[in-house]
Context: one part of a larger RNA
RNA sequence: CUGGGUUUAAAGGGUGCGUAGGCGGCGUUGUUAGUCAGGAGUGAAAUCCCACGGCUCAACUGUGGAAUUGCUUUUGAUACUGCAAUGCUUGAAUCGGGUUAAGGUAGGCGGAAUGUGGCAUGUAGCGGUGAAAUGCAUAGAUAUGCCAUAGAACACCAAUUGCGAAGGCAGCUUACUAGACCUGUAUUGACGCUGAGGCACGAAAGCGUGGGGAGCGAACAGGAUUAGAUACCCUGGUAGUCCACGCCCUAAACGAUGCUAACUUGAUGUUUGGUCCUUGAGAUUGAGCAUCCAAGCGAAAGCGUUAAGUUAGCCACCCGGGGAGUACGACCGCAAGGUUGAAACUC
Numbered sequence: 001c002u003g004g005g006u007u008u009a010a011a012g013g014g015u016g017c018g019u020a021g022g023c024g025g026c027g028u029u030g031u032u033a034g035u036c037a038g039g040a041g042u043g044a045a046a047u048c049c050c051a052c053g054g055c056u057c058a059a060c061u062g063u064g065g066a067a068u069u070g071c072u073u074u075u076g077a078u079a080c081u082g083c084a085a086u087g088c089u090u091g092a093a094u095c096g097g098g099u100u101a102a103g104g105u106a107g108g109c110g111g112a113a114u115g116u117g118g119c120a121u122g123u124a125g126c127g128g129u130g131a132a133a134u135g136c137a138u139a140g141a142u143a144u145g146c147c148a149u150a151g152a153a154c155a156c157c158a159a160u161u162g163c164g165a166a167g168g169c170a171g172c173u174u175a176c177u178a179g180a181c182c183u184g185u186a187u188u189g190a191c192g193c194u195g196a197g198g199c200a201c202g203a204a205a206g207c208g209u210g211g212g213g214a215g216c217g218a219a220c221a222g223g224a225u226u227a228g229a230u231a232c233c234c235u236g237g238u239a240g241u242c243c244a245c246g247c248c249c250u251a252a253a254c255g256a257u258g259c260u261a262a263c264u265u266g267a268u269g270u271u272u273g274g275u276c277c278u279u280g281a282g283a284u285u286g287a288g289c290a291u292c293c294a295a296g297c298g299a300a301a302g303c304g305u306u307a308a309g310u311u312a313g314c315c316a317c318c319c320g321g322g323g324a325g326u327a328c329g330a331c332c333g334c335a336a337g338g339u340u341g342a343a344a345c346u347c
Stems, first nucleotide, its partner, number of pairs: 004318003007301002012315001014201004021194003025088007033081002035077008049065006091191001092188003095184006103177007110154001114150008125136002162169002206247006215241002220236004258314006266292011277280001296303002320347003329340004
């Protein structure tokens, strides 16, 4: 490479938008580029293959045939693909009406808890643990009441819930803003799918500048435990956690399952729309989120209309273990490092 694969054995890109490319709905007409059929020319000889001969056989060799799957040209065919023109509405989008949600950004507000400060009451302990000690406290702590103040997070509601492309999103409210779903068949008329590069977003930790700093808390210090204890437990505690702006770009970024479309039994729960009446544990039709099963699939576990079933299109990725996500080079980064990514050797 071929072939076979990618939930768990190696393997789905962290996610989206989108360029090139690949692929592409239902008709009509034209063209005949691809495609198909026939003819002509060419495709050197030797070789290979077949048949029949010549050396006593064979190797070797002679003659003839076949083959040379290709290219050029010409005559035709027109189903499919392409190209050109024209139409359609079911794919896609737009519009009208309605619904829904922790989707996003910015501002304002709220209560509980915690810490700190002040005042008051009050006296000898408090705190902590398996037990203790370090620590705090007669310079009046802990506890209780009132007042003030700071930062961070939003109990109950809360759910197997909802929303978002993913990361993720939860007190209340206002403004701005992105989406999804249902419905009408109102508009356009294939405008579509995927997407190498590219661009954007991307938890936590970390970095830069400036703020902020209640609680928690890497590092660090002390007390315990222990044979030791650079830990687990306890008392403290700096970065950080928070905000603004700018970087970093990685995660078990997981459903360990790429996106899109079609088809293939059912049942139950739940969220949210529409329609119908006999208003009820109702029927029916959509869009989600879950659970259990038919067929089928799978090595099994299991998956099963939200497929890991049956198909089509496009992209990404895999090819024994270690060496190694390392070295070197390149690109990116302030750095930390990231991306790309071997070989020797070894089993």

RNAcentral holds the full RNA, with entries from SILVA. The part of an RNA shown here (small-subunit ribosomal RNA, central domain) has 347 nucleotides and comes from a metagenome.